Predicted 3D model of a 596-nucleotide part of an RNA (large-subunit ribosomal RNA, domain I) from a marine metagenome. The coordinates come from a structure-prediction model, not an experiment, and the mean pLDDT is 82.
Context: one part of a larger RNA
RNA sequence: GGCAUAUGGCGGAUACCUUGGCGUAUAGUACGAAGAAGGACGUGGCUAGCUGCGAUAAGCCUCGGCAAGCUGCUACAAGCUUUGAGCCGGGGAUUUCCGAAUGGAGAAAUCCGCAUGGUGUAAUGAUCACGCAGCCUUUAUUUGAAUACAUAGAAUAAAGGCAGAUAACCUGGAGAACUGAAACAUCUAAGUACCCAGAGGAAAAAAAAUCAAACGAGAUUCCCUUAGUAGCGGCGAGCGAAACGGGAAUAGCCCAAACUCUAGUUGUGUUAGUAGCAGAUAGGCGCUGCAACUAGAGUGUUGUAGGAUUCAAUCUUGUGUAUCUAUCUCGUACACAGAUAAGUUACAAAUUGUUAGUUUAGUAAAAAGUGUUGGGAAGCACUGCCGAAGAAGGUGAUAGCCCUGUAUACGAAAAAUUAACAACUUAUCGAUUGAUGUCCUGAGUACCGUGGAACACGUGAAAUUCUGCGGGAAUCCGGGUGGACCAUCAUCCAAGGCUAAAUAUGACUAUACGACCGAUAGCGAACAAGUACCGUGAGGGAAAGGUGAAAAGAACCCUGGAAAGGGAGUGAAAUAGAACGUGAAAUCAUAUGCCU
Numbered sequence: 001g002g003c004a005u006a007u008g009g010c011g012g013a014u015a016c017c018u019u020g021g022c023g024u025a026u027a028g029u030a031c032g033a034a035g036a037a038g039g040a041c042g043u044g045g046c047u048a049g050c051u052g053c054g055a056u057a058a059g060c061c062u063c064g065g066c067a068a069g070c071u072g073c074u075a076c077a078a079g080c081u082u083u084g085a086g087c088c089g090g091g092g093a094u095u096u097c098c099g100a101a102u103g104g105a106g107a108a109a110u111c112c113g114c115a116u117g118g119u120g121u122a123a124u125g126a127u128c129a130c131g132c133a134g135c136c137u138u139u140a141u142u143u144g145a146a147u148a149c150a151u152a153g154a155a156u157a158a159a160g161g162c163a164g165a166u167a168a169c170c171u172g173g174a175g176a177a178c179u180g181a182a183a184c185a186u187c188u189a190a191g192u193a194c195c196c197a198g199a200g201g202a203a204a205a206a207a208a209a210u211c212a213a214a215c216g217a218g219a220u221u222c223c224c225u226u227a228g229u230a231g232c233g234g235c236g237a238g239c240g241a242a243a244c245g246g247g248a249a250u251a252g253c254c255c256a257a258a259c260u261c262u263a264g265u266u267g268u269g270u271u272a273g274u275a276g277c278a279g280a281u282a283g284g285c286g287c288u289g290c291a292a293c294u295a296g297a298g299u300g301u302u303g304u305a306g307g308a309u310u311c312a313a314u315c316u317u318g319u320g321u322a323u324c325u326a327u328c329u330c331g332u333a334c335a336c337a338g339a340u341a342a343g344u345u346a347c348a349a350a351u352u353g354u355u356a357g358u359u360u361a362g363u364a365a366a367a368a369g370u371g372u373u374g375g376g377a378a379g380c381a382c383u384g385c386c387g388a389a390g391a392a393g394g395u396g397a398u399a400g401c402c403c404u405g406u407a408u409a410c411g412a413a414a415a416a417u418u419a420a421c422a423a424c425u426u427a428u429c430g431a432u433u434g435a436u437g438u439c440c441u442g443a444g445u446a447c448c449g450u451g452g453a454a455c456a457c458g459u460g461a462a463a464u465u466c467u468g469c470g471g472g473a474a475u476c477c478g479g480g481u482g483g484a485c486c487a488u489c490a491u492c493c494a495a496g497g498c499u500a501a502a503u504a505u506g507a508c509u510a511u512a513c514g515a516c517c518g519a520u521a522g523c524g525a526a527c528a529a530g531u532a533c534c535g536u537g538a539g540g541g542a543a544a545g546g547u548g549a550a551a552a553g554a555a556c557c558c559u560g561g562a563a564a565g566g567g568a569g570u571g572a573a574a575u576a577g578a579a580c581g582u583g584a585a586a587u588c589a590u591a592u593g594c595c596u
Stems, first nucleotide, its partner, number of pairs: 001595009016546002020517002022514007031164001038098003041054003045076001049073002060092006069080003103112003113132002116129004134162010169200001170198004180187001184234001210217002221248004231239002252498003255442001259298010276285002278329006303476001305441005310435006317337007338429006351423010362410003368383005384401002386390001392404003447471008457483001478493005533540002553580001556567004
């Protein structure tokens, strides 16, 4: 020096464990000027961190629940509590400063004000409360140009609204490249990513100027299928429908216009004759009127065309008042009563009550003993019991009957919410049919040309949809569409609007589950984790779990300056001693043997 064996050290693999993750499903919920989300700084008897809270500061008041303990993680000290603490839930109070941040400023958590009213002072300083940003809408007041009246505009006040945040989902605007085409330019990736704006619990879409095909269907959305089909395509790479059919879910409505009435504005006209006051007659009033436009109310809403107006026919609640007076006739409006119908997700709109549920604390809940091994029984042996409960977890090893629970059955002072009903509100009581003429039925629109875009469809034979620029209709004897275009035929009615459900998502809350992980795994994070640390910054971003059943966490003695060690003691075990369960390998030491 090597090999072997043994005993230890270092080390932290392995197996075991799980407080934490991952995923799926279902249900619920939806922030903010009444100051959010997110923070800064404070706040405890001692207090660095986390958690909670806000100068009323690990909390205050109240209403309920529960209960013998409690003062968070967290010992100690000092206290509280059956006169009900603590804990859990409903409601309320407080809630510094920053932050949309909003009195002005600003290098966020700071500085400096103004107005009014207090406290205080001899007075000032000081101090307290409340108010003071901007924009939009409405109303009011004061002002006020070009330009005389006026108008536009301005200022002030009041009321209402907006702002900022938000995991994904949604709509709109704007919009890449890598890549693929085995290069690359049309094309693809892709209307994707990123960015912006906006909304909701869903959003969007939606009641045919739709499809279809000689038969017919009857808003939208989603799924299956049609179908990788028809097609598109440097006919390359690739892109890629629709109708029919089968399901989920179902719901339909309102304006504009024609016509009528009311009010206003403008223009024109009028001092007496007409033409006004529903019509006729008689009177009376009176300077009225007419036209256009604007606003409001009624009416009306479709393609087998519909509606308005006029006329006719049929049927149809009542009373009262007004409409200049009297009589007659015909209307209109309003009120009351009655009848009928409907309603808060669209088609008008708000609130209250009752009843029944749901949510936010909870309550009751069956049945086992002995022996034995052991530190410990839930193991083993013997003998029982419950079961609408043999899901699960815990308890000194493996427990239906020890504990928490579980099946099942109950429960709310308060708040929220859902449904039904009632109150309440609204509508109708003039509709139907027929006929002729007139009027209305969404205009710089449809459509065309040109330049683009969307449609599965790359300009193509290119319909359809949207759009910059330029042209520019018809008006029901009308117009659009049926994939160039024309005819015939069929079908629908654009240029206004609203609308639940079936669908998408999962931040937060709750429940259940998993041929998901088990500490180099699973979230980056099972631990003071988006922490420590790095970076000027945007940003990057860890490592780190396990004594024991119970601290019973080693009194006391010895060595040592201490660390530590040796005894003693605890414990089933201390080679479980806090550098703590198991404790592999590399590797180090010691002892013994063999070889050199």